[in-house]
RNA sequence: GCCUACUUAACUCAGUGGUUAGAGUAUUGCUUUCAUUAGGCAAGAGUCAUUGGUUCAAGUCGAAUAGUAGGCA
Numbered sequence: 001g002c003c004u005a006c007u008u009a010a011c012u013c014a015g016u017g018g019u020u021a022g023a024g025u026a027u028u029g030c031u032u033u034c035a036u037u038a039g040g041c042a043a044g045a046g047u048c049a050u051u052g053g054u055u056c057a058a059g060u061c062g063a064a065u066a067g068u069a070g071g072c073a
Base pairs, nucleotide, nucleotide: 001072002071003070004069005068006067007066010025011024012023013022018056027043028042029041030040031039049065050064051063053061
């Protein structure tokens, strides 16, 4: 330098273009218990990497940029 894949919550990851974007772990609160780092209930936490584009409608499709990983030279 070229090619490919990936980027969604603090972490690990789901999410067929369609009506409020989800799970587990973690965090916080309440509860249970003689007690607890364990059990139960609930809550908060997202500019879906960034910027344009397509569409009635984009996390999803396409482009550019950035970053990460891999391959080739």
Annotation:
A computed fold for a 73-nucleotide RNA from Chara braunii, annotated as transfer RNA. Model confidence (mean pLDDT): 81 of 100. Taxonomically the source falls in Chara (Eukaryota, Streptophyta, Charophyceae, Charales). Rfam family: tRNA. The family's RNA type in Rfam is transfer RNA. The RNAcentral record of the sequence draws on GtRNAdb and Rfam. A source record names the gene tRNA-Met-CAT-12-1.